[in-house]
RNA sequence: GGCCAAAUCCGCGGAGCGGAGCGGGGGAACCAUUUUCGGGGUGAAUCGGCGAUCGCCGUAGGCCAGACCUUCUCAGGCCGAACCCGUCAGCUAACCCCGCCGGCAGAUGAGAGGGG
Numbered sequence: 001g002g003c004c005a006a007a008u009c010c011g012c013g014g015a016g017c018g019g020a021g022c023g024g025g026g027g028a029a030c031c032a033u034u035u036u037c038g039g040g041g042u043g044a045a046u047c048g049g050c051g052a053u054c055g056c057c058g059u060a061g062g063c064c065a066g067a068c069c070u071u072c073u074c075a076g077g078c079c080g081a082a083c084c085c086g087u088c089a090g091c092u093a094a095c096c097c098c099g100c101c102g103g104c105a106g107a108u109g110a111g112a113g114g115g116g
Stems, first nucleotide, its partner, number of pairs: 002104003008020005021100006031090001038088001039085004047058004061079004068115008
């Protein structure tokens, strides 16, 4: 100076607290749905096949300084995990609650637009 991600910024003398901004969950009516074969949440990370068994091949989907931001197309490359709730939650106005961590490294090129 950048990349993934919501995960940044500001104030107060400090612990810490507060604010802005971004993000997540719960929660009526109406509508919808059917609970041990439990169900659900964050996330791109879902599904299928094979196999000498926790590995391989694909895949929905996601990402790649393109050095102001952004959309689309083509090609190339990478990911396609993990964790949580605890019998319970659809949508959901009012209302309520919560997060702002962590990880990464020497480069991804081309074309057509928009904004500044």